Molecule: c-di-GMP-I riboswitch aptamer
Organism: Lacticigenium naphthae DSM 19658
């Protein structure tokens, strides 16, 4: 330095639910709340994978397809604190 995650320190973040606000929607934001997390940081035109369908095309009906929207706490790619073994 690396791999690696302890009955260790030292601390971090914050699922669901609820208010309030933005959105066509998913879904973010801020308060409260803590399921969890050793990366629950960052990063979406590195990749992959999923959500939604406003506009928009299509359709006999109703529905279909379509991101530029969105989601990394789905895999992932970059970085980082501690040192048991």
């Nucleotide at each position: 330095a690396g791999u690696c995650g302890a009955u260790a320190a030292a601390g971090g973040c914050a699922a669901a639910c609820c208010a309030u606000u933005u959105g066509a929607a998913a879904a973010a934001a801020u308060g409260a709340g803590a399921c969890g997390c050793a990366a629950a940081a960052c990063u979406a035109c590195a990749g992959g994978g999923g959500c939604u369908a406003a506009c928009g095309a299509g359709u006999a009906a109703u529905c279909u397809c379509u991101a530029u929207g969105c989601c990394a706490g789905c895999c992932a790619g970059u970085u980082a604190c501690c040192g048991u073994a």